A computed fold for a 386-nucleotide RNA from a Gammaproteobacteria bacterium, annotated as Bacterial RNase P class A. The model forms 95% of the base pairs in the Rfam consensus. Rfam family: Bacterial RNase P class A. Gene Ontology terms of the family: tRNA processing, ribonuclease P activity and dimeric ribonuclease P complex. Taxonomically the source falls in Gammaproteobacteria (Bacteria, Pseudomonadati, Pseudomonadota). The coordinates come from a structure-prediction model, not an experiment, and the mean pLDDT is 76.
[in-house]
RNA sequence: CGAGUCAGCCGGACAGUCGCUGUCGGGAGUUCUUCUUCAUGCGUCAUCGACGCGCGUCGAGGUGCCUGACGGAGGAAAGUCCGGGCUCCACAGAGCAGAACGCCAGGUAACGCCUGGGAGGCGUGAGCCUACGGAAAGUGCAACAGAGAGCAGACCGCCAACCCCGACGCGAGUCGGGCGGUAAGGGUGAAAGGGUGCGGUAAGAGCGCACCGCGCGACUGGCAACAGGCCGCGGCACGGCAAACCCCGUUCGGAGCAAGGCCAAAUAGGAACCCAAGGGUGCUGCUCGCACUGGGUUCGGGUAGGCUGCUCGAGGCUGACAGUGAUGUCAGUCCCAGAUGAAUGACUGUCCACGACAGAACCCGGCUUACAGGCUGACUCGCCUU
Repeated sequence: CGAGUCAGCCGGACAGUCGCUGUCGGGAGUUCUUCUUCAUGCGUCAUCGACGCGCGUCGAGGUGCCUGACGGAGGAAAGUCCGGGCUCCACAGAGCAGAACGCCAGGUAACGCCUGGGAGGCGUGAGCCUACGGAAAGUGCAACAGAGAGCAGACCGCCAACCCCGACGCGAGUCGGGCGGUAAGGGUGAAAGGGUGCGGUAAGAGCGCACCGCGCGACUGGCAACAGGCCGCGGCACGGCAAACCCCGUUCGGAGCAAGGCCAAAUAGGAACCCAAGGGUGCUGCUCGCACUGGGUUCGGGUAGGCUGCUCGAGGCUGACAGUGAUGUCAGUCCCAGAUGAAUGACUGUCCACGACAGAACCCGGCUUACAGGCUGACUCGCCUU
C1' cells in the first nucleotide's frame, strides 16, 4: 500500500422566530368544582339535639387564563418471534394428550438468549457456521440409473480344482457343454457391506498375517462433553435418514393495560319505603260496574364520561474488586418522553461529507429484520522498503 476478519461508536451541525406536550414555580382572577373555618335561615322528629335543604364568608386544592425555567423518540421505537415483571381468572394430587427445546459446563428474574469449552464442517489465515440426544426398542423411507438398495447382488469380467455328460486319445490327459465358484477388476448410483501390502487359491475372498481404520473394555487427563495412545479383546458384527413416525430427557395453567381499580350524569329497567282512597284511560253520552294505570324518596347494578394503572426501573454513568468470559458485589453520582383524535414540529439564515432505515403507547431482557454515510480499536494474509 492492497485485500480481509472481529469488536465498539455516531446517525446532519449551529443560530433565531413561532407553536405542541409534561414537570416545577410566579401572577391575575373567581368560570366551574371539591374540602375546610365562621355565622345563620327554613323543614322534619316530643326536647337537648340529630338529620336534610339553602344564602353568605375565611382558607386550601383541582380545572381554566397569563407568564418564567427545565425535559421531550430509536439503534432499531419495527416484526410481535421467545422469556419475565405486573394484573385478573382458574387451580387437592397424579396422569394422558399437545407444544417447545435437546453436545457439556456456567450466567441470568427467566429464556428457544448469552459466555466459555468439546465435536464436526469451511477458510492459506485472522476467523466463521452447525435442530449437535437415541438408528444393537419397533415401524417406515431411498426418485432416476443399476444385475443388485437392506437377514444384498452375478450385467460385463475372472475361474473351471471337485461332480455329471459328450468328443478325441491305449493312457496320463486335452477340448466343449452342464451343474457351478468368485464381491479382486469394470459399470450404475448420493450411497454397493473397511483400506494398503504380502501370503494364499482353479479364480477369489479378513480366508490368514502386518500396518492403518473401526467397535468394546480397562487405563490416564478433564467437573463434564470429550480426548489420548503405551494395553487387552473382537476379523469387522453395528451402512444412511429421527428437519419420517417414534423413544428418552427437560420445561410449560389461561387471558392480557381494551389487564385491573376508583368516581359516576341523562334515559330505560330493578328493589325497598311512603303518599293519594282519589285521579286518568277504555267499554259509553250519563250513573253504576269492570279492566288497565299513578306520584314521591332512598338504594344498588350499570352505560356515556372522567381519574388511576403510567413510568424510579432486574435503571443509566463512573470507579474498585471477583471471574478467561457472560456476569456479579460494593461505593459514588444522576433522574432521562409519558401523549390519549394521540405532542416531540414548522419557518428563516449559515455551513458541510447534502443526510439512510424509520417514529414511543404498561414496563423490562433477548432474537430477527431494515439502514445513506462516517469514525475508532485489535488482528490476519499478500506485495514492497529498511